[in-house]
């Protein structure tokens, strides 16, 4: 130096849930709160899951546009360092 990630020590990040705003929506942003996380950082690349304004057929489907990464899995950066 790299892997592993079970020890310490300095941190971080933040579910449901409530308020405000934006969205057709799925949800996403701030605040507050703490389920929980060793990447619970960042990527929408691959699948998975969930939305439907609009085309077009005719009432429920087909492409197509999008949500999501705290759903899995790839890319790619990081903290500490005993064993």
């Nucleotide at each position: 130096a790299u892997a592993c990630g079970u020890a310490a020590a300095a941190g971080c990040c933040a579910a449901a849930c409530u308020u405000a705003u934006c969205g057709u929506g799925a949800g996403a942003u701030a605040a507050g709160g703490a389920c929980g996380g060793a990447a619970a950082g960042c990527u929408a690349c691959g699948g998975a899951u969930c939305u439907u304004c609009c085309c077009c057929u005719c009432c429920a489907g087909u492409g197509a546009a999008g949500a999501c990464c705290g759903c899995c899995g790839g890319g790619u950066u990081g903290c500490c360092a005993a064993a």
The prediction has a mean pLDDT of 79. A computed fold for an 83-nucleotide RNA from a Deltaproteobacteria bacterium, annotated as c-di-GMP-I riboswitch aptamer. The sequence was found by an Rfam model in a public genome assembly. The organism belongs to Myxococcia, within Bacteria.